[in-house]
This is a predicted structure of a 503-nucleotide part of an RNA (small-subunit ribosomal RNA, 5' domain) from a metagenome. RNAcentral holds the full RNA, with entries from SILVA. Model confidence (mean pLDDT): 83 of 100.
Context: one part of a larger RNA
RNA sequence: GGACGAACGCUGGCGGCGUGCCUAACACAUGCAAGUCGAGCGAUGAAACUUCUUCGGAAGUGGAUUAGCGGCGGACGGGUGAGUAACACGUGGGCAACCUACCUCAGAAUGGGGGAUAGCCUCUCGAAAGGGAGAUUAAUACCGCAUAUAAUCAGAGAACCGCAUGGAUCUUUGAUGAAAGGAGUAAUCCGAUCUGAGAUGGGCCCGCGUCGCAUUAGCUAGUUGGUGAGGUAAAAAGCUCACCAAGGCGACGAUGCGUAGCCGACCUGAGAGGGUGAUCGGCCACAUUGGAACUGAGACACGGUCCAGACUCCUACGGGAGGCAGCAGUGGGGAAUAUUGCACAAUGGGGGAAACCCUGAUGCAGCAACGCCGCGUGAGUGAUGACGGUCUUCGGAUUGUAAAACUCUGUCUUUUGGGACGAUAAUGACGGUACCAAAAGAGGAAGCCACGGCUAACUACGUGCCAGCAGCCGCGGUAAUACGUAGGUGGCAAGCGUUGUCC
Numbered sequence: 001g002g003a004c005g006a007a008c009g010c011u012g013g014c015g016g017c018g019u020g021c022c023u024a025a026c027a028c029a030u031g032c033a034a035g036u037c038g039a040g041c042g043a044u045g046a047a048a049c050u051u052c053u054u055c056g057g058a059a060g061u062g063g064a065u066u067a068g069c070g071g072c073g074g075a076c077g078g079g080u081g082a083g084u085a086a087c088a089c090g091u092g093g094g095c096a097a098c099c100u101a102c103c104u105c106a107g108a109a110u111g112g113g114g115g116a117u118a119g120c121c122u123c124u125c126g127a128a129a130g131g132g133a134g135a136u137u138a139a140u141a142c143c144g145c146a147u148a149u150a151a152u153c154a155g156a157g158a159a160c161c162g163c164a165u166g167g168a169u170c171u172u173u174g175a176u177g178a179a180a181g182g183a184g185u186a187a188u189c190c191g192a193u194c195u196g197a198g199a200u201g202g203g204c205c206c207g208c209g210u211c212g213c214a215u216u217a218g219c220u221a222g223u224u225g226g227u228g229a230g231g232u233a234a235a236a237a238g239c240u241c242a243c244c245a246a247g248g249c250g251a252c253g254a255u256g257c258g259u260a261g262c263c264g265a266c267c268u269g270a271g272a273g274g275g276u277g278a279u280c281g282g283c284c285a286c287a288u289u290g291g292a293a294c295u296g297a298g299a300c301a302c303g304g305u306c307c308a309g310a311c312u313c314c315u316a317c318g319g320g321a322g323g324c325a326g327c328a329g330u331g332g333g334g335a336a337u338a339u340u341g342c343a344c345a346a347u348g349g350g351g352g353a354a355a356c357c358c359u360g361a362u363g364c365a366g367c368a369a370c371g372c373c374g375c376g377u378g379a380g381u382g383a384u385g386a387c388g389g390u391c392u393u394c395g396g397a398u399u400g401u402a403a404a405a406c407u408c409u410g411u412c413u414u415u416u417g418g419g420a421c422g423a424u425a426a427u428g429a430c431g432g433u434a435c436c437a438a439a440a441g442a443g444g445a446a447g448c449c450a451c452g453g454c455u456a457a458c459u460a461c462g463u464g465c466c467a468g469c470a471g472c473c474g475c476g477g478u479a480a481u482a483c484g485u486a487g488g489u490g491g492c493a494a495g496c497g498u499u500g501u502c503c
Stems, first nucleotide, its partner, number of pairs: 001503004006499005013375006019368002021333001026331003030328003035072003040069002043066001048061005079286003088210008098202002103198006111145001113143002121134005151176008160167002181190003211258003218249003223246008261283004265276004288309005311322004339365001341364003347361001348359004378408004388399004412444001413440006422430001447492005452473003458487005468475002
């Protein structure tokens, strides 16, 4: 000198764009953050309409509403960085050892049956949370049967290829395995089943790279390898087990300890390098602590389940409920970090045939000079060099064209009126915002630090080694350009200075 997610002191006019718990992965009141589908199903049946009427009502059409069963989605999106020195990440490869719901293309097929169970009703236990028994009912829920290809498995044959295990193609035999309907007058559309291919997303393996300490030198028994088996209904493998062998790693730093999410990037530097890993993007890990599986195409699952621990709350003491490292917000910690806001209008996501619903993702607004950038706080003329202040050798010098005064301007501001783009027919939270026009009036808008040298900028008074200053050298003990105040001057400017950290 540059930089900052900064803080502190003094000061503070506006706008645009960004950024904002770095500390306690501390504890959380309250609200919201993941639902949706009635065109899968039974049930419920509001408004309205029609008909009849003994004017009480009844019947029919209708379909609002939704607790339940069922489907899809809650594995995305959002948060945090505790753990992790590791195939976690980066980069380059491999899978002849793998999976992939929804989507796209193609082929085949969609035949015929069954038994239940929520809900509803009755009874009943419990303070509650929540159950229990009986009766009864439906499905795109569940279960058999039939059929089935280029699917899977086993056998045989042919010819081919590779990278070792091996792979793929064709022919043939046998075995195994499927389905669901809904809307519509219909056409048709949406689905369901099997198979192949694609796309997308993942999984696993390997080479290389990735902090400090040697005042950490030896470490290791599932340890290293083999054979066999199991398991993973995605897959290789000590992943697990039985047996056998005694291996494997290490000064090219094993093991141990400490520290740490990694990268694209960011800061600095001429570069080499050094430092950092906030915001934004990619990957990983975690979700009160520890463990476990279930469901599912996908989880060992932030707003799912079970168990254990700590904590908080309710209780009729028998037992229950909870998890903000989602968005706001509260307490606490701290030098320190914002609103319990508006809207789904846009972009995107989930569900739905659609209308639409949901969306604290997102779009916006609010707060904060926290940062960057831009603008303003007036312009011109104006000497008697006014008054006042300060200094003075008392002559004057300086503040100083500065002010006053005169002539103007209208950026910002204020008021009034108009008023968007973002939305392609409709739909705008932002927002009567941006912007435009008119009017008013210099009116409402300057501070901070420094002035001994380094270092741009000096005098007076006060103080008297006191009070104080200080980054270093050093000032102050009676004439202090170094302390305090005043005048003046210099620097930067809506900021200025200090502190901290990095280069």